[in-house]
RNA sequence: GCGCGGCUAGCUCAGUGGUAGAGCGUCACAUUGACAUUGUGAAGGCCAUAGGUUCGAUCCCUAUGCCGCGCA
Numbered sequence: 001g002c003g004c005g006g007c008u009a010g011c012u013c014a015g016u017g018g019u020a021g022a023g024c025g026u027c028a029c030a031u032u033g034a035c036a037u038u039g040u041g042a043a044g045g046c047c048a049u050a051g052g053u054u055c056g057a058u059c060c061c062u063a064u065g066c067c068g069c070g071c072a
Stems, first nucleotide, its partner, number of pairs: 001071007010024004018055001026042005048064005
C1' cells in the first nucleotide's frame, strides 16, 4: 500500500428498516443468627464519528478513526 472482519450497558455478546436485549457484574428488598446461594425489582446505552438514502436507520450506502486478520 491492497483486501477482509469488528466497534451496541462496567465486561462478554445478541439484535437483517418501525423508539435496543441477554448473561455476568452493581444497587435495593425478601430469605439467613450472619455470610453465601436463591427470588423480585432498579439503575446503567446520544448503538465509534460525520454525511447520505428513506415517512422512518444500530441495521442500507460513502468517508474518517480505532482494533484484529491476510496479501505484498